[in-house]
Molecule: small-subunit ribosomal RNA
Organism: uncultured Gammaproteobacteria bacterium
RNA sequence: AGAGUUUGAUCCUGGCUCAGAUUGAACGCUGGCGGCAUGCUUAACACAUGCAAGUCGAACGGCAGCACGUCGGCACCACUAAGGUUCUUCGUCAGGAAGGGUUUUAGUGGUGCCGUGGGUGGCGAGUGGCGGACGGGUGAGUAACGCGUAGGGAUCUGCCCUGAAGCGCGGGAUAACUCUAGGAAACUGGAGCUAAUACCGCAUAAUACUCCGAGGAGGAAAGUCUGGGACCUUCGGGCCAGACGCUUUAGGAUGAACCUAUGUCCGAUUAGCUAGUUGGUGGGGUAAAGGCCUACCAAGGCGACGAUCGGUAGCUGUUCUGAGAGGAAGAUCAGCCACACUGGGACUGAGACACGGCCCAGACUCCUACGGGAGGCAGCAGUGGGGAAUAUUGGACAAUGGGGGCAACCCUGAUCCAGCAAUGCCGCGUGUGUGAAGAAGGCCUGAGGGUUGUAAAGCACUUUAGACGUAGACGAAAGGUUGUUCGUUAAUAGCGGAUAACUGUGACGGUAUACGAAGAAUAAGCACCGGCUAACUCUGUGCCAGCAGCCGCGGUAAUACAGAGGGUGCAAGCGUUAAUCGGAAUUACUGGGCGUAAAGCGCGCGUAGGUGGUUUAUUAAGUUAGAUGUGAAAUACCUGGGCUUAACCUGGGUUGGUCAUCUAAUACUGGUAAGCUAGAGUACAGGAGAGGGAAGUGGAAUUUCCGGUGUAGCGGUGAAAUGCGUAGAUAUCGGAAAGAACAUCAGUGGCGAAGGCGGCUUCCUGGCCUGAUACUGACGCUGAGGCGCGAAAGCGUGGGGAGCAAACAGGAUUAGAUACCCUGGUAGUCCACGCUGUAAACGAUGAGAACUAGCCGUUGGUGGGGUAAACCCAUCAGUGGCGCAGCAAACGCGCUAAGUUCUCCGCCUGGGGAGUACGGCCGCAAGGUUAAAACUCAAAGGAAUUGACGGGGGCCCGCACAAGCGGUGGAGCAUGUGGUUUAAUUCGAUGCAACGCGAAGAACCUUACCUAUCCUUGACAUCCUUGGAAUUUUUUAGAAAUAGAGAAGUGCCUUCGGGAGCCAAGAGACAGGUGCUGCAUGGCUGUCGUCAGCUCGUGUCGUGAGAUGUUGGGUUAAGUCCCGUAACGAGCGCAACCCUCGUGUCUAGUUACCAGCACGUAAAGGUGGGGACUCUAGACGGACUGCCGGUGUUAAACCGGAGGAAGGCGGGGACGACGUCAAGUCAUCAUGGCCUUUAUGGAUAGGGCUACACACGUGCUACAAUGGACUGAACAAAGGGCGGCGAAGCGGUGACGUGAAGCCAAUCCCAAAAAACAGUUCGUAGUCCGGAUUGGAGUCUGCAACUCGACUCCAUGAAGCUGGAAUCGCUAGUAAUCGCGGAUCAGAAUGCCGCGGUGAAUACGUUCUCGGGCCUUGUACACACCGCCCGUCACACCAUGGGAGUGGGUUGCACCAGAAGUAGGUAGCUUAACCGUAAGGGGGGCGCUUACCACGGUGUGGUUCAUGACUGGGGUGAAGUCGUAACAAGGUA
Repeated sequence: AGAGUUUGAUCCUGGCUCAGAUUGAACGCUGGCGGCAUGCUUAACACAUGCAAGUCGAACGGCAGCACGUCGGCACCACUAAGGUUCUUCGUCAGGAAGGGUUUUAGUGGUGCCGUGGGUGGCGAGUGGCGGACGGGUGAGUAACGCGUAGGGAUCUGCCCUGAAGCGCGGGAUAACUCUAGGAAACUGGAGCUAAUACCGCAUAAUACUCCGAGGAGGAAAGUCUGGGACCUUCGGGCCAGACGCUUUAGGAUGAACCUAUGUCCGAUUAGCUAGUUGGUGGGGUAAAGGCCUACCAAGGCGACGAUCGGUAGCUGUUCUGAGAGGAAGAUCAGCCACACUGGGACUGAGACACGGCCCAGACUCCUACGGGAGGCAGCAGUGGGGAAUAUUGGACAAUGGGGGCAACCCUGAUCCAGCAAUGCCGCGUGUGUGAAGAAGGCCUGAGGGUUGUAAAGCACUUUAGACGUAGACGAAAGGUUGUUCGUUAAUAGCGGAUAACUGUGACGGUAUACGAAGAAUAAGCACCGGCUAACUCUGUGCCAGCAGCCGCGGUAAUACAGAGGGUGCAAGCGUUAAUCGGAAUUACUGGGCGUAAAGCGCGCGUAGGUGGUUUAUUAAGUUAGAUGUGAAAUACCUGGGCUUAACCUGGGUUGGUCAUCUAAUACUGGUAAGCUAGAGUACAGGAGAGGGAAGUGGAAUUUCCGGUGUAGCGGUGAAAUGCGUAGAUAUCGGAAAGAACAUCAGUGGCGAAGGCGGCUUCCUGGCCUGAUACUGACGCUGAGGCGCGAAAGCGUGGGGAGCAAACAGGAUUAGAUACCCUGGUAGUCCACGCUGUAAACGAUGAGAACUAGCCGUUGGUGGGGUAAACCCAUCAGUGGCGCAGCAAACGCGCUAAGUUCUCCGCCUGGGGAGUACGGCCGCAAGGUUAAAACUCAAAGGAAUUGACGGGGGCCCGCACAAGCGGUGGAGCAUGUGGUUUAAUUCGAUGCAACGCGAAGAACCUUACCUAUCCUUGACAUCCUUGGAAUUUUUUAGAAAUAGAGAAGUGCCUUCGGGAGCCAAGAGACAGGUGCUGCAUGGCUGUCGUCAGCUCGUGUCGUGAGAUGUUGGGUUAAGUCCCGUAACGAGCGCAACCCUCGUGUCUAGUUACCAGCACGUAAAGGUGGGGACUCUAGACGGACUGCCGGUGUUAAACCGGAGGAAGGCGGGGACGACGUCAAGUCAUCAUGGCCUUUAUGGAUAGGGCUACACACGUGCUACAAUGGACUGAACAAAGGGCGGCGAAGCGGUGACGUGAAGCCAAUCCCAAAAAACAGUUCGUAGUCCGGAUUGGAGUCUGCAACUCGACUCCAUGAAGCUGGAAUCGCUAGUAAUCGCGGAUCAGAAUGCCGCGGUGAAUACGUUCUCGGGCCUUGUACACACCGCCCGUCACACCAUGGGAGUGGGUUGCACCAGAAGUAGGUAGCUUAACCGUAAGGGGGGCGCUUACCACGGUGUGGUUCAUGACUGGGGUGAAGUCGUAACAAGGUA
């Protein structure tokens, strides 16, 4: 950066589509790792469960629970002391001593329980304080001061900071608690007690605060904790100090409120909106300005610079895209706003009208004892639902931040982390090197090979990531304890700060990272491959299945479907879908257009607006420059840094504006002031004109009426008829009437803005042009809305009505003819007044201004020249034709621009739907104007090109017509075809260009068809094995094929191994196919057409397709030749060269010939001979417009003539350009593919191709006298002949038989030519014409004439008396007529191919028919007129309008109603603090009431959505119906 797609091709216009980037994505297939991000776009749908806002005991009364501790009691244990009792031992024998058990009392200690002074740590609930207004979520609402930018002044601001001052003295309650009552619960009532940093009063309070009449008046507070030397004490503390706190006040900071300018989506099919509305005054209200509220007064305010209304939408920084300008978006992050189930309301508070507060109403859910209550995930998780779709009911307060607290600390789903998801971005890996036997396998193949592919295997290495093990962070700063020091202080307490040491806090996480060992081990897919667009083959399928972004693929050879091999692209992703920007200059500011493609209003006047000549001064709004402020951070860009890199994070810088303020400049634009005259206008004098309006008037013509003349038609058409006319038309003469239009002049002449305007005269009137002066002094241009004019047709009212003439009627035409043509004829056409407001209202070209070569006309002026006539020059204003530059897609335009510029307006943005629907406005109506969408298509279109075509034109040719001759079409028969029939009637050929065609010849064969019977390596080819010579022949069964049984015969070559040919058998490769496709093909052929055309190279022209050449003037049979010529040359065709006929010469002379010589016959070239002639067959000659005259361009050529056998191509043939018809042929042959293989092949017999109500083609024979019959008697040419022609002779009426001579042919035979000629007869008749048909009898061929041959004889004797419409051949040795031969062939032509005999007529001419050539023209055709194409109807589907209505949403107005709440009123009830001795008062509360008001209700409108019997048109849809409207002069332009 472009590409595909309209066409046969081209250029342009123009839409559609693609390639790019992007995403909070989803879906399909696939999936190794990590980092960083991101994750309900839908139902602001409903929510179970848990958590998300608490904290403070250093405010308070307290103390349920926990811990500690005090006191009391009880129990148990232990110990000590004193006893009682008992046992054992010792010992005195008196008592005693020692030990143990048990028990009592006292004490101590421990444990447990109970109780007891909140005593301590602490603390549930409560009073109180601060915080629940932050943080977190969502985007419903909102088009707004909501947001963005820049400002403003009339405000408030808790905690925080900095100042100033103060914190004195009192009082009364109340929760908790106790008792009690009600209730299912939620909860609530009553009585009683108590505290405060809760509440209240008093004092004090300045120069500060509030109010003020400037004198004055009013109004605060609270304590708690810690420490402490002296002093006091009721022993609680006071007091002092500090910290925290409190009160008043000033300032700050932060936050909040308000106001202004400006920006902020779509719709005008929303144009008017507004009564608190706009302003003022008084009052109220607020923190504060203000109609914010209220009373009164005024009548304002907003709006085309878009008010109001409707729809949609949170706004921004930014994000995506784009070169930019722009366009689209507003997830995550950040700022602002709004909301918290829906609606309303206030309270508290510094802050809310409050997401996890309150009250009320509503919907929903839950509990209930039915009385009544409870709730709000758009906090984090999670659930259901919706949806194409979006995560865990995780961990932690370690960090950051927030709330409370002196603090420790507590709380924190904010936050930090983890989990899930390829959702995105970034990075890494899935190995590396070597390795040719180019392995195997796959695929393709031209069979050789190619490719997959160094790819694999193999060999040698490496170890990131993953898995295992070991070590193991950063993120931590704080806090606490102790010490030192500084500040405060009386103080070394205490508190605060600094510092040192110690201690010590991590959810993530045993994570990042490092190290170790092992091992290629665990890791590649997806899409595409016809073009766009990188990448190709095979197989399958057969308009099927399917693909497709656009164009388009698929109907038997699909690079487009499906699979495979291969390839291409990207890669842990790849595709698809959706969406945005781009490309799209396809809304064009940058950066488009409007003659014909979409697009100039039908034309003017003119408002707003836009824009505007010249000079000076001033101003400084625009403009330019500078400065300052601001444009948050993040983002973007630049440059550094940190994670191994990157993504990511981060430091610094830069950019960013219709911004605000200030300063400066003053050229230009604007404003102001003063001028100017070149734009514009006015005055004066001339001038032309179908300019407009009104009144009057004229003649010609038409028609009608009256009268005269006059008689049978008139009229009309392609031809007719309807119509008129003997009741006198038409025609003609005279007169009268009426209406309409104005011939000639008349002209690419005039006038007008356009529509438009035409006899003449008069009146009124608009504009234009010219000239010379004077004046005004930019007054100009354009022009949205608006206003006016506006052809024809149409409408209303009233006139008028001659002609013409929709509708209508009749007549024609026609298949029909609601048309074209004809005869009539009403509205209308005319006038007056009013409406309509449209046209191909066109120059398809808006208006104005300036500039830019010329030439030729013409109209109206003026000036100059001129013999003042013609005419010439100059100039102004019109109107035409060419044309330079330039423009344009081309056509074309070109001073009258479509050129170069400026100003203003209108309009366009693919085709259809549709200038339609709905709505509005206008109209009496008809209708006009404004003006969509759904849906549908990939085009629609402009200009030009080449063809083709035309019931377009011009020129020319042809047996094309015409002029002639003879036929066909009618009859019978032959033959072919169609149709029908059939077991089969094999197949093909089907307008010309199939139909006596393939078929130059179907009884069998042919033969391909049918029936029946048989064969399966086959009737035929090649290869292999075995055997056998081959071959000939007899016989049986059978329709034959075939099967069986015999007989004869043993060959040739040989290196002796065998070989060649032939036959038989066997196995398999294969044979075979007249089976299909001529639309897969080759070859061959037909046809246009023996028509004169078809092309190329170079050059030139054109943007290009293309053109030129090849057109033009002549001429020709001819693109034949000549001349001219941006063309010059060339090729394939034409012609010539070839064959044949016509003439001559030379050569040659048998089988042909015979002049002369000779022989000879009944006759005869029969014989000798001859080479003269004919002839034969070879070589040459000859004809070339060469000669003469004329015409013509001194040409080509044509006409006439001479000579010549032949004259202008001498006659005939062969020869067929580029191409057309998918022409014909797969059944001549060849051939791809498909099909068949005990059959679609092969063999045999019989049948069929020969059928027969019918139709057509081509022929034969006739219909007769130019003839038939009979008799006689002439003259050819060209052919054929051995499985042949077959003579003479004989037989037969004849076909023919017999016969056998001759002949491989200029020798013999077929072979007679016939018509003609001569004569006779027939006498116009179904015949002496005609010969079909049928009967009988035969002949020949052949294995065989039944189906189904030809011929002969006898008999029979049909139709037919010259042929309708129509149609064919032929221009001279032709038509016509007459016979002869040949091929095929056993036999079987009326066909075909040849041959000769006799032998005409006519052609004025090119109007017409058919075909063709060249030029030109039109075209909507290009499959090319057998084209294209329109509309109704019928059917199916789709969207849409109308529609009695019906159901929702939303909204205006009027009214009812009035919860909660606030404000006002009120004295019904009630009331602690203050005042008062008291009564009472002040103040408060409850109640009642008024105002406002949500929900709700009623009525009536607007708007919108859905739906609706029926109905209207529209669109789409291979093969429906009817016509043929358009495209050519489209057959009526």